[in-house]
């Protein structure tokens, strides 16, 4: 080492936000603005624990 990219999350309940992307409103068109949606099983394999993105081991 976490969505396409960037960055959060004290061992605690649906993994959060920005950008991008898709749809809509608006516009003659584009852009901007506003509204809404999808997208992560957190590099991989194990372990500890009631509970792991978080601690431990190995591996890439």
């Nucleotide at each position: 080492g976490u969505g396409g990219c960037c960055u959060a999350a004290u061992g605690g309940a649906u993994a959060a936000g920005g950008c991008a992307u898709c749809g809509g409103u608006u516009u003659c068109c584009u852009a901007a603005a506003c509204c809404g949606g999808g997208g992560a099983u957190u590099g991989u394999g194990g372990g500890u624990u009631c509970g792991a993105g978080u601690c431990c081991c190995a591996u890439c």

Model confidence (mean pLDDT): 82 of 100. A computed fold for a 60-nucleotide RNA from Strongylocentrotus purpuratus, annotated as transfer RNA. It matches the Rfam family "tRNA". Rfam links the family to the GO term triplet codon-amino acid adaptor activity. By type it is a transfer RNA. The organism belongs to Strongylocentrotus, within Eukaryota.